[in-house]
Overview
The prediction has a mean pLDDT of 84. Predicted 3D model of a 1405-nucleotide RNA (small-subunit ribosomal RNA) from an uncultured bacterium.

């Protein structure tokens, strides 16, 4: 700090989306060790167990066990014994006495701390800042005062009952620091008087004085302590106030103790806090009331910062203890682990009746994505009681689980390369990468195992002992106290030993290839991947990035100047209200003076700590800890400043207004009047059609229409004038005339003295169309009804035709584009050119000015078009509106209306886009200009008829395959009986049909014959090599390499078609535009032409065009042989046949000729006309070769050639036969006709261009003939090879014919192995459609068209009537560019950009 993403490309505008950071986290996958925090966010859901408050015996009374003195019943060791027992020590029931101090009562004190939650609470709850003269305060501390006398209970205990139990009652007995009473009492309290002082209003303080009230308590170790009473302090607290503290107006009104008083009550203490009376008030658009939602701050993420979001841990208030009340106790509570009541739930019961409250610590269900041990210890901090020892203490201090944060540590370090091997992956196959990784050496020993050794945290209190002095305090020594913990830590010893994974790798984003899938199966924050060569899918190998973590997911905030106070916008992208008054609220002209709210400076106080910065220090170092400094942008007070806003005064006149004069309008309202039209009525004239329309028809009309003519009546509009005119606030106003009635302007500058601007909310006007209710109704006209039109036509057209269209009087309240799509006012900024109205000066023409109204341009703005004094420019000042499209201006709700309907106005859910400008093509049943056999003008065909081709369909074992609007279809094929051939059936082969090589082997291959088959093949027999001796050469055998008309023309390459032989396609530079892009290439002429000239912010170039190239037309040189033969000559019925000749045709080099050069109009030039001159030829002479950038994913993998797929005893290869030739049908191209411009017959005539030795054949015979049999020339300007039509004559005489010739029947000729499927030709015999073709369509502008024949390729031969050339005869039209097609160029429109075969709507499924 930014990126992607709307487009074919561009600007812009706008939303989506990412990259950071953050967490009390969940989840997935993986995990080594340490410190030093955090841990139910959900069910303020229930809760088994265990503990969390208690203590004091120095207040009382009683006094268990124990232990102690004393008595002392038994029993007894030893000793004595007559063995019966004697006796004592000893134990020791049990009694009494001391000591003891358990359980429990009476007392004091704590149980309001501390510890939890965060459910209500939008509120003085929090925060912050003063206030209380309107208040309390146990324990603590200063310091006053003072403690006599006395009396009755009562709890415990004993006894009685009741009761399942909790527990409860009666009786007797008894004590206190409990509880009462008298006594003393103050500077206390309460009440009255009085001073003094403060001062902030009720009123405070201090002080004299009078009445009245009110207290206690001992214990004892004699040294303390505790108890009463007054002040005063400290802590703690209570009460009120300012300010600030959520969303919703689709919540606009709410309040009855509700606002204020007086009196009373109540409270520690003000108040309606409460009552009784009295008034009728209080709030509220600066948001009352409602509704939702939420504990509130220090803080915390986050951000540059302002801001946003937050409220877990720690700190501070508040609330709240199962739910709701409610009080009592007490300094303190309406009390988490107290009472009392009600409810809900659990538990106990003997059914009668009890008991409980974990949102304390621990734990159990449950809920959920989801959050720990029923652990030690009072050793330390702190608390509670107590003189103290002491006791209690789930506060706390420690463990313990948990990668949930953060922060350290470590999985080892150097050295190792023939750029090692093996794998796995890639490859061009050469190699590349993993990889110095490893291996291997050397080191190291933090971690980790195992010994050992071991803290600090400990001061206190107590006990002994000592020092001081004031004799109960201080200090000193030692002694006694450690839960964690044998814990950190230190050593030694082993030994690289014990320790890596996760995400990603198309762009945004750091990382790329292979396989596998084949719109599948997947991915994916966005844009989007995937339809057979995916860096997106899945797997691999590799690489990037983190690292004991990495990734997903939720969630905030950033980027997002995408709510913009800093930092936004409304011509056309969302987005100026239809318009105007105008209250509130906001802003306000130029001077003077106060004043000092705001404003600005300096001081004061406070803004808790912890937190955050900066430094600095303790843990090994960091996380964490501690110390100091900053901060904390805020409030509150004081001093001061007085520019500038405010307030208050005083004076102006430039804004606003008012006078006076004068002008000016389609400005309003009313009323009165006019003439054109129209239309109907009356009477005439008049006859037959009007009307109507793209054509019609419907109506109208002989009962007289239409037209015409007098006359009459209705009703609604106002022609020239008329304009970019003009008035109005818009909506809008348009015949004349008069009344009333607004407004504007100028002009003077008298008067007034800031009286202005805007302007939610409100009020008022508001086209059109509808509504009400009365009139009017003449046109016109929704609705509707009838003709059309159309596939329909509820439409457009036509004939009718009601409401409306008008008037009054009310309502509606909006437009669609109420548009300048452009709020309103102000004041500043270049120029030009109209025009309306004033005014000034001038005779005038003009000029100047002041309001208005228009054009076109400068800066400047703007995305850009565009706007530019009537700003979209610089500025200022209120106001309304916008925040992605669709949904939707829809629901809902409220409000307006009669109603139609209006105003306010949302969401769920859906796209990754919608949009503005402006480019670049394309398109248009838009324009302009132009060209093409594009129409037209003409001349000949297609289509109907047979037949040949070729093609679809359809059969087939195959009917190989391809090509398929223009640009497939007589196309690939310029020649399918076998081959060809790629298709089908059958038969064979497998390194193979053919070729290259490297090795072995044979001497052969090979021809000939037989055989045997359908043939390829196989067997057999005969013949059958060269040599320089090294091999050649050939076959089999074997290795490597084959082979494929299989796929994929959408993976190519090369060719090819078409638009188009159309005139276009571009480039450097340079200017132009933010850019795309543009310019040049456009424009004004011309041209077949982007061809030329001319102009020009363009100059030049490139490919195309032309033109160089080749036939063709002319002359002329120059050469004559096979061509030629004029003169000369021989010859022959006859022919350049001869010898000669180069004149001439003609042959082939060659140079030449055409250039708008000449002339005349026109014209600036270029050029264009001309029956122009010349000239064989005239304006490119004619004719070809030449095809620009491009476009159809156009054709071709089947001609060739190539990557990927595929097949390998077969999609390959070899043979035989079949088939590519099939036939209800359709389509295309052709040839032959239908005849008399003709057919038949016979005669007579003239070409050009190519062919030919497996040939092209003269000429003889044969045969009607296709042909056969003989047989000369000729590798060619020498031989060979009929022209037809024409022309003449004759004959047909209009018919299915002497047209026409399919079809078929005989007999036949030739190629070829072989004409059966399936050749041509010949002769005979047959002699079918056909009698000029429907809609449509096709070719040609001159040696063209039609028409005639002729040669070549291919080839044995031929289905060729086909393709490519060759001459011969030889026309007709073109007014012209409206139109159909196709084409180039300028210009508009566009929502199209796959580009009109588009986009895209609505309905149906």
């Nucleotide at each position: 700090a930014g990126a992607g993403u709307u487009u074919g490309a561009u600007c812009c505008u706008g939303g989506c989306u990412c990259a950071g950071g953050a967490u009390g986290a969940a989840c997935g996958c993986u995990g080594g060790c340490g410190g030093c925090g955090u841990g139910c966010c959900u069910a303020a859901c229930a809760c088994a167990u265990g503990c969390a408050a208690g203590u004091c015996g120095a207040g009382c009374g009683a006094g268990a066990a124990g232990u102690c003195c004393u008595c002392a019943a038994a029993c007894a060791a030893a000793a004595c014994u007559u063995c019966g027992g004697u006796c004592u020590a000893g134990u020791g029931a049990g009694a009494g006495g001391a000591u003891g101090g358990a359980a429990a009562g009476c007392g004091g004190c704590g149980g309001a701390c501390g510890g939890g939650u965060g459910a209500g609470u939008a509120a003085c709850g929090c925060g912050u800042a003063g206030g209380c003269a309107a208040c309390c305060u146990g324990c603590c501390c200063c310091g006053u005062a003072c403690a006599g006398a006395g009396g009755g209970a009562u709890a415990g205990c004993c006894u009685c009952g009741g009761g399942a139990a909790a527990c409860c009652g009666g009786g007797a007995u008894u004590a206190a620091g409990a509880c009462c009473u008298c006594a003393u009492g103050a500077u206390g309290c309460g009440a009255g008087a009085g001073g003094a002082u403060c001062a902030c209003a009720u009123g405070g303080u201090c002080u004299u004085u009078u009445c009245g009230c009110c207290a206690a308590a001992g214990a004892u170790u004699u040294a303390u302590u505790g108890a009463u009473u007054a002040c005063a302090g400290a802590u703690g607290g209570g009460c009120a106030u300012g300010c600030g503290u959520a969303u919703c107006a689709u919540u606009a009104g709410c309040u009855a103790g509700u606002u204020g008083g007086u009196a009373a009550g109540g409270u520690a203490a003000c108040g309606g806090c409460u009552c009784a009376c009295c008034a009728a008030g209080g709030c509220a658009a600066c948001g009352a009331u409602g509704a939702u939602u939420a504990g509130g701050g220090g803080u915390u993420c986050u951000g540059a910062g302002a801001g946003g979001a937050u409220a877990u841990c720690c700190c501070c208030c508040c609330a709240c203890a199962c739910u709701g009340g409610a009080a009592c106790u007490g300094a303190g509570a309406c009390a988490c682990g107290g009472u009392c009541c009600a409810g809900a739930c659990u538990c106990c019961u003997a059914c009668g009746g009890g008991a409980g409250g974990c949102a304390g610590c621990a734990g159990u269900a449950g809920g959920g994505a989801a959050u720990a041990u029923u652990g030690g210890g009072c050793a330390a901090u702190g608390g509670a009681g107590g003189c103290a020892a002491c006791u209690c203490u789930g506060a706390c201090c420690c463990a313990g689980c948990c990668a949930u944060g953060c922060c350290g540590c470590g999985u080892g370090a150097a050295g190792g390369a023939a750029u090692a091997c093996a794998g796995c992956c890639c490859u061009a196959c050469g190699g590349g990468u993993u990889u110095u990784a490893a291996a291997c050496u050397u080191c190291u020993u933090u971690u980790a195992u195992u010994a050992u050794a071991g803290a600090g945290u400990a001061a206190c209190c107590g006990g002994a002992g000592g020092u001081a002095c004031g004799u109960g305090u201080a200090c000193c020594u030692c002694c006694c106290u450690g839960c964690a913990a044998g814990u950190a830590u230190a050593u030694a010893a082993u030994g690289a030993a014990u320790a890596a994974g996760g995400a990603u790798c198309g762009g945004c984003u750091a990382a790329c290839u292979c396989c596998g899938u084949g719109c599948c199966a997947g991915c994916a924050g966005c844009c989007g991947c995937g339809g057979u060569a995916a860096u997106a899918c899945g797997g691999a190998g590799g690489a990037u990035c983190c690292g004991a973590g990495c990734g997903u997911u939720a969630u905030c905030c950033g980027g997002a100047u995408u709510u913009a106070u800093u930092g936004g916008g409304u011509u056309u992208a969302a987005a100026g209200g239809g318009u105007g008054c105008g209250c509130a609220g906001g802003c306000u002209g130029a001077u003077c003076g106060a004043u000092a709210a705001g404003u600005c400076a300096g001081g004061g106080g406070u803004g808790a700590a912890a937190a955050a910065u900066u430094u600095c220090a303790g843990c090994u170092u960091a996380a964490c800890u501690g110390g100091a400094a900053u901060c904390g942008u805020g409030c509150c007070u004081u001093u001061g400043a007085u520019a500038c806003u405010g307030u208050c005064g005083g004076a102006c006149u430039a804004g606003a207004g008012u006078g006076u004069a004068a002008c000016u309008g389609a400005c309003g309202u009313g009323a009165c009047u006019g003439g054109a039209a129209u239309g109907u009525g009356c009477c005439g004239u008049g006859u037959a059609g009007c009307g109507g329309u793209g054509a019609a028809a419907u109506g109208c009309u002989u009962a007289g229409a239409u037209a015409u003519g007098u006359c009459a009546c209705a009703g609604a509009a106002c022609g020239c004038c008329a304009a970019u005119c003009g008035u109005g606030a818009a909506g809008a106003c348009a015949g004349g005339u008069c009344a009333c009635g607004a407004a504007g302007u100028u002009a003077c500058u008298a008067c007034u003295g800031a009286c202005g601007c805007u302007c939610a909310u409100g009020c008022a006007c508001g086209a059109a169309a509808g509504c009400g209710u009365g009139g009017g109704g003449a046109u016109c006209a929704a609705a509707c009804a009838g003709g059309a039109u159309u596939a329909g036509a509820u439409a457009c057209c036509c004939u009718g035709g009601u409401a409306g269209u008008c008037c009054a009087c009310g309502c509606u309240g909006u437009a669609a584009a109420a548009c300048g799509a452009u709020g309103a006012u102000u004041a500043c900024u270049u120029g030009u050119u109209g025009u309306u109205g004033g005014g000034u000066a001038g005779c005038a023409a003009u000029a100047c000015u002041c309001a208005g109204u228009g054009g076109c341009c400068a800066a400047g703005c703007g995305a850009a078009a565009g706007u530019g004094a009537u700003a979209a420019g610089u500025a200022a000042u209120c106001c309304a509106c916008c925040u992605g499209g669709g949904g939707a201006g829809u629901a809902c709700g409220a409000u307006c209306g009669c109603a139609a309907g209006g105003u306010u106005g949302a969401a769920a859910c859906u796209c990754a886009a919608a949009g503005g400008a402006a480019u670049u093509g394309a398109c248009g049943g838009g324009g302009g200009c132009c060209c093409g056999c594009a129409c037209a003008a003409g001349c000949g065909g297609a289509g109907g008829a047979g037949c040949a081709u070729g093609u679809g369909g359809u059969u087939u074992a195959a009917u190989u395959c391809g090509a398929u609007g223009a640009u497939a279809c007589g196309c690939g094929a310029g020649g399918a009986a076998c081959c060809u051939u790629a298709c089908c059936c059958g038969g064979g082969c497998u390194u193979g049909a053919a070729c290259g090589u490297g090795a072995g082997a044979c001497g052969a291959a090979u021809a000939u014959a037989u055989a045997a088959g359908a043939g390829a093949u196989u067997a057999u027999a005969u013949a059958g090599c060269c040599u320089u001796c090294g091999g050649g050469c050939g076959u089999c055998u074997u290795g490597c390499g084959a082979g494929g008309u299989g796929c994929u023309g959408c993976a190519u390459g090369g060719u090819u078609g078409u638009c188009g032989u159309c005139a276009g396609c571009u480039c450097g530079u340079g200017c132009c535009g933010u850019g795309a892009g543009g310019u040049g290439u456009u424009a004004g002429g011309u041209u077949a032409a982007g061809u030329c000239c001319u102009g020009c912010a363009a100059c030049g170039a490139g490919c195309g065009c032309a033109a160089c190239c080749c036939c063709u037309a002319c002359a002329c040189u120059u050469a004559g042989u096979u061509g030629c033969c004029a003169g000369c000559a021989u010859g022959u019925c006859a022919u350049g046949a001869u010898g000669g000749g180069g004149a001439c045709u003609c042959u082939a080099a060659g140079a030449g000729a055409a250039c708008u050069g000449c002339c005349u109009a026109c014209g600036c030039a270029a050029g264009u006309a001309g029956a122009g001159a010349g000239g064989a030829a005239g304006g490119u002479g004619g004719g070809g070769a030449u095809g620009a950038c491009g476009u159809c994913a156009a054709a071709u993998c089947a001609g060739c050639a190539c990557g990927g797929c595929c097949c390998u005893u077969a999609u390959g290869u070899c043979c035989g036969g079949g088939g590519c030739u099939a036939c209800a049908c359709a389509c295309g191209u052709g040839c032959u006709a239908c005849a008399a411009u003709g057919g038949u017959a016979u005669g007579u005539a003239c070409a050009g261009a190519g062919g030919g030795c497996a040939g092209c054949c003269a000429c003889c015979u044969g045969g009607u003939g296709a042909c056969a049999g003989g047989g000369a020339g000729c590798a060619a300007a020498u031989c060979c090879u009929c022209a037809a039509a024409a022309c003449a004559u004759a004959u047909c005489u209009c018919a299915g014919u002497u047209c026409g010739g399919a079809u078929u029947g005989g007999a036949g000729u030739c190629u070829g192995u072989a004409a059966c499927u399936c050749g041509a030709c010949u002769c005979u015999a047959u002699g079918a459609a056909g009698u000029c073709g429907g809609a449509u369509u096709c070719g040609c502008u001159a040696g063209u068209a039609a028409u005639c024949g002729c040669g070549c390729a291919u080839c044995a031969g031929c289905c060729a009537u086909g393709g490519c050339g060759c001459g011969g005869u030889g026309a007709a039209u073109a007014c012209g560019u409206u139109c159909c097609c196709g084409g180039g160029c300028c210009u508009u429109g566009u929502a199209c950009u796959c580009a009109c075969c588009g986009c895209c709507c609505g309905u149906c499924a």